[in-house]
Parts: sequence; C1' cells; structure tokens
RNA sequence: GGCGGGGUUCCGGAGCGGUCAAACGGACGACGCUGUAAACGUCGCGGCUCAGCCUUCGCAGGUUCGAAUCCUGCCCCCGCCA
Repeated sequence: GGCGGGGUUCCGGAGCGGUCAAACGGACGACGCUGUAAACGUCGCGGCUCAGCCUUCGCAGGUUCGAAUCCUGCCCCCGCCA
C1' cells in the first nucleotide's frame, strides 16, 4: 500500500432504517437479609424542570419525514496479502 472484519453507556457485549437512552452480563449505588462481611434478593444506574424534553453509538459530512443501523472521506484496532 491492497482486501476483509471491527470501534456502542464505567467495562464486556447484543442491536431489523421507526417499536432505542439501546437487550443481557459485570462493576457501582440504595435498600432487604446477615452479629459483620461475602453470597443472595429488590430497585436504580446519560442529563434535566421527568407528562415529557435534551444530548449520545470513533470524527466530519451526506441520504431520509426519521440514522447506532445506509452512503462518502478521515482516524484508530485486529487479521490476511504484498
């Protein structure tokens, strides 16, 4: 340099153009249980003025009524070829 796969919330990881602030697991927080802790259970886990609104899926553009998802360029990681 060419080809292919990938980058998602604190971490891992799933995710069909609308049902997505986005399953599930871990970590973390609160509570329960326990003499204490662990384990286990319930709830919470982007922000807010919480009906709802705003922002977000590597970065920047584009398509679309609507994009984590499709297209283009770039950055980074992995594999193969040279």

The RNA shown here (transfer RNA) has 82 nucleotides and comes from Candidatus Siliceabacter maunaloa. Taxonomically the source falls in Candidatus Siliceabacter (Bacteria, Thermoleophilia, Solirubrobacterales, Solirubrobacteraceae). The sequence was found in a public genome assembly. The prediction has a mean pLDDT of 83. Its Rfam family is "tRNA". Rfam classes the family as a transfer RNA.